[in-house]
RNA sequence: GCCGAUGUAGCGUAGUGGUAGCGCAAUCCCUUGGUAAGGGAUAGGUCGUGAGUUCGAUUCUCACCAUCGGCACCA
Numbered sequence: 001g002c003c004g005a006u007g008u009a010g011c012g013u014a015g016u017g018g019u020a021g022c023g024c025a026a027u028c029c030c031u032u033g034g035u036a037a038g039g040g041a042u043a044g045g046u047c048g049u050g051a052g053u054u055c056g057a058u059u060c061u062c063a064c065c066a067u068c069g070g071c072a073c074c075a
Stems, first nucleotide, its partner, number of pairs: 001071007010024004018055001026042005048064005
């Protein structure tokens, strides 16, 4: 350099053109003499960045960025 995959909450991940979820973690409550476990509730997301298409984009298209893998080249 070329090709491909991935990028979504603190972490791990699902999702679909129509207001984005799950588990763990966090906070609070219940429970206990107290803790752990268990149960309940709450909060937490510019869906990598920018542009395009569309009435509407996390989803489709393009460019870029980051990570990973493969190939090639130089030394």
Background: Transfer RNA from an Alphaproteobacteria bacterium, 75 nucleotides, folded computationally. Rfam family: tRNA. Its family is annotated with triplet codon-amino acid adaptor activity in the Gene Ontology. From the family's description: Transfer RNA (tRNA) molecules are approximately 80 nucleotides in length. The family's RNA type in Rfam is transfer RNA. Its mean pLDDT, the model's own confidence on a scale to 100, is 82.